[in-house]
């Protein structure tokens, strides 16, 4: 210089009229001060603060996760390994416990896809009158196939074959380091028939239910209105057990659908020491950053930044266009997606010069 990977930041500014929402203060319907959307506020996918249900205690069913340690408030999330894979490499990706509890599927093609067998084919003996036919023996070679009963080689054979060996796989018993998956390694043994649980199941650990439209006050209002069950063997937020608790449960059918609250001081941000490979934990100092309810930061104007295309008196000037994803509604921690431009760190590959 050129491809690349991996992280992080910003994403418009200024200034002038006008309008909006909250909070405070006042001389109060008119002024004065303070504030005023996001890295995803999106998906609603997971977790959990918080509220109610009685308790969340035993079990079921049903989900959820799957290598190992660690971290958290907790997860399906995050750091670090570990084995697989991909890519030169930097990194990236894994739906990563089990196939020898047990069922089940490998369509077609193929002689054969759970227990057998042999399509072409090679050998060996017999007959036959020239290319057939009969028996036995093979699973090295070719075929089909996603996969074919351990690979590769030499040896051996009638001709092959773990039949013998060597190395490699696998099984099984050590031995070293490592918390630990797991890495090295030594011996022994020819040694089961392959896959696929993103199939059903086994095994491990976990999960009570429903959700601010949860829930509380306060006002209003009406029909204390019909029917039906059941009597603690009913009813109490999957279903059963059990402890507790209560006149309780179901249908019809009217009335009120206002107001406050919940609702922003947090598992908070920021800046800085220390522990740690890191995620993160811990001290110290500091600061308060929407709280709306048909649901609020806009609109004109004017200059500038910043990008792209064109000309020119070319590194700076004209003149055109552009200017991203996209807007809370209880509250946080992750994932997932989506973003026009700019700028920055560190690595890897290639080439050049020094």
């Nucleotide at each position: 210089u050129a491809g690349g990977u991996a992280g992080g930041c910003u994403g418009g500014g200024u200034g002038a009229u006008c309008g909006c929402c909250c909070c405070g203060a006042u001389a109060c319907u008119g002024u004065c001060g303070g504030g005023g959307a996001g890295g995803a506020a999106a998906g609603u996918c997971c977790g959990a603060g918080c509220u109610c249900c009685a308790c969340a205690g035993g079990g079921c069913a049903g989900g959820g996760u799957g290598c190992u340690g660690g971290c958290u408030a907790a997860c399906g999330g995050c750091c670090a390994g570990g084995c697989g894979g991909g890519g030169u490499a930097a990194c990236c990706c894994g739906a990563c416990g089990g196939a020898a509890a047990g069922u089940g599927c490998c369509a077609c093609a193929g002689a054969a896809a759970c227990a057998a067998u042999a399509c072409c084919g090679c050998c060996c003996c017999g007959a036959u009158u020239u290319a057939u036919c009969g028996g036995g023996g093979u699973a090295a070679g070719g075929g089909c196939g996603a996969a074919a009963u351990g690979g590769u080689g030499a040896g051996g054979u009638a001709a092959g074959a773990g039949c013998u060996c060597a190395c490699c796989g696998c099984u099984c018993c050590g031995a070293u380091g490592g918390u630990g998956a797991c890495a090295u390694u030594g011996g022994a043994g020819g040694c089961a028939g392959g896959g696929c649980a993103a199939a059903c199941c086994c095994c491990a650990c976990u999960c009570g239910g429903a959700g601010c439209a949860a829930g509380g006050c306060c006002g209003c209002a009406u029909a204390g209105g019909g029917g039906g069950g059941c009597u603690a063997a009913g009813g109490g937020u999957g279903c059963c057990c059990g402890u507790c608790c209560c006149g309780u449960c179901c249908c019809c059918g009217g009335g009120u659908u206002g107001g406050c609250u919940g609702c922003u001081a947090g598992a908070g941000g920021c800046u800085u020491c220390g522990a740690g490979u890191a995620a993160u934990c811990g001290g110290a100092g500091u600061c308060c950053c929407a709280g709306a309810u048909a649901g609020a930061u806009g609109a004109u104007c004017a200059c500038c930044g910043u990008c792209c295309c064109g000309g020119c008196u070319a590194u700076g000037u004209c003149g055109g266009g552009a200017u991203a994803c996209a807007g809370g509604a209880c509250u946080c921690g992750g994932c997932u997606u989506a973003c026009a431009g700019g700028c920055c760190u560190a690595c890897c590959u290639a080439u050049c010069a020094a």
Predicted 3D model of a 354-nucleotide RNA (Bacterial RNase P class A) from a Dehalococcoidia bacterium.
Lineage of the source: Bacteria > Bacillati > Chloroflexota > Dehalococcoidia.
The coordinates come from a structure-prediction model, not an experiment, and the mean pLDDT is 77.
Of the family's consensus pairs, 94% are formed in the model.
Rfam family: Bacterial RNase P class A. The family's RNA type in Rfam is ribozyme.
It is recorded under the gene name rnpB.